[in-house]
RNA sequence: CGGGUUGAACGCGGGGAUCGCGGCAGGUUUUGUGCCUGUCGAGGAAAGUCCGCACUCCACAGGGGACGAUGCCGGUUAACGACCGGGCAGGGUAACCUGACGGCAAGUGCAACAGAGAGCAGAUUGCGUCGCAAGAUGCGAGGGUGAAAGGGUGUGGUAAGAGCGCACCGGCGCGGGCAGUAAUGUCGGCGGCCAGGCAAACCCCAUCGGGAGCAAGGUGAAGCAGGUGCAGUGGGGCGGCCCGUCCGCAGAAAGCACCGGGUACACCGCUAGAGGUCGGCGGCGACGCCGAUCCCAGAUAGAUGAUCUCCCCGUCAGAGACGGACAGAAUGCGGCUUAUGAGUUCAACCCGGUUC
Numbered sequence: 001c002g003g004g005u006u007g008a009a010c011g012c013g014g015g016g017a018u019c020g021c022g023g024c025a026g027g028u029u030u031u032g033u034g035c036c037u038g039u040c041g042a043g044g045a046a047a048g049u050c051c052g053c054a055c056u057c058c059a060c061a062g063g064g065g066a067c068g069a070u071g072c073c074g075g076u077u078a079a080c081g082a083c084c085g086g087g088c089a090g091g092g093u094a095a096c097c098u099g100a101c102g103g104c105a106a107g108u109g110c111a112a113c114a115g116a117g118a119g120c121a122g123a124u125u126g127c128g129u130c131g132c133a134a135g136a137u138g139c140g141a142g143g144g145u146g147a148a149a150g151g152g153u154g155u156g157g158u159a160a161g162a163g164c165g166c167a168c169c170g171g172c173g174c175g176g177g178c179a180g181u182a183a184u185g186u187c188g189g190c191g192g193c194c195a196g197g198c199a200a201a202c203c204c205c206a207u208c209g210g211g212a213g214c215a216a217g218g219u220g221a222a223g224c225a226g227g228u229g230c231a232g233u234g235g236g237g238c239g240g241c242c243c244g245u246c247c248g249c250a251g252a253a254a255g256c257a258c259c260g261g262g263u264a265c266a267c268c269g270c271u272a273g274a275g276g277u278c279g280g281c282g283g284c285g286a287c288g289c290c291g292a293u294c295c296c297a298g299a300u301a302g303a304u305g306a307u308c309u310c311c312c313c314g315u316c317a318g319a320g321a322c323g324g325a326c327a328g329a330a331u332g333c334g335g336c337u338u339a340u341g342a343g344u345u346c347a348a349c350c351c352g353g354u355u356c
Base pairs, nucleotide, nucleotide: 001352002351003350004349005348006347007346008345009344010343013311014310015309016308017307018306019305021041022040023039024038025037026036027035028034043326047337048336050335051334052333053332054331055213056212057211058210067209068208069207070206071205072086073085074084075083076082087101088099089098090097091096102204103203107202108201109198110197124143125142126139127138128137129136130135151169152168153167154166155165156164170194171193172191173190174189176187177186178185179184217268218267219266220265226259227258228257229256230255237249238248239247240246241244275294276293277292278291279290280289281288282287312324313323314322315321316320
């Protein structure tokens, strides 16, 4: 210098003017609110709601089943299916990337086309023996088909062959030594045991898992409906008598007071938190501990906006024009996934070339 790998940061950006919106604090006011001043006011994903928690209410003797999730080992964490480190397998010259990575030697099941044969294998061609021949019989090495044909190479053996025997290699099973916390690695031994693939096929094994969710849940409480009590009125009813503008009894609607439940509505939950920033220490790392410092939206149909101007970036030859993404809080937090324009910047590492 060129090419590449990984990680991180920023992301309608900066300044000004005018108008406007929500929260909080202070002041003022006719206490109804209004006005003024100050201050704060979306994101890296606020999204999908896919995991895991906090919090709240409900349920809860014990055991089993069903269903679902997870699945190499160790660690981190409040927890996780997340993350970090390691092992193994695959890819890449490498940095590095990818992996649901227990079991098909428990059972059941599945496999197009081609092919003779595809699951307690099979005999087309072929090789051999017998036979004049037709054929009978032995075989599974070579050819052919296929994604896959029941270990590989060699040698002995045989009529021809074959783990049929043997040596080495590979796999599997059993059993050891050494290294490692472990996964695992490595080095011997024994057994011809040679056993195909698929479990993101049913299934088996191990581990884990109560339900619903802030419209959770709680407090206060109009109106309407219900109940109790008081009072005893217009109209109407019954009884009495001296027959009336009388007295007594019962008593509807309406009225007043109270009671329980509870809707609208208001308030709490609600945002100071597994919180942010900086520094130090421990750890390879995820992360942890300590100290300092900061307060950083809490609305409820939902505020966080609009217009003008200058600068910035990109494209077009240009005056200038066009463009500057995805999107947007709704109890909070940790992850994952998905969307994202111009892109810009930084760091570490790998490969190749050149020069000193």
Predicted 3D model of a 356-nucleotide RNA (Bacterial RNase P class A) from a Phototrophicaceae bacterium. Its Rfam family is "Bacterial RNase P class A". It is annotated as a ribozyme. Rfam describes the family as follows. Ribonuclease P (RNase P) is a ubiquitous endoribonuclease, found in archaea, bacteria and eukarya as well as chloroplasts and mitochondria. Taxonomically the source falls in Phototrophicaceae (Bacteria, Chloroflexota, Candidatus Thermofontia, Phototrophicales). A source record names the gene rnpB.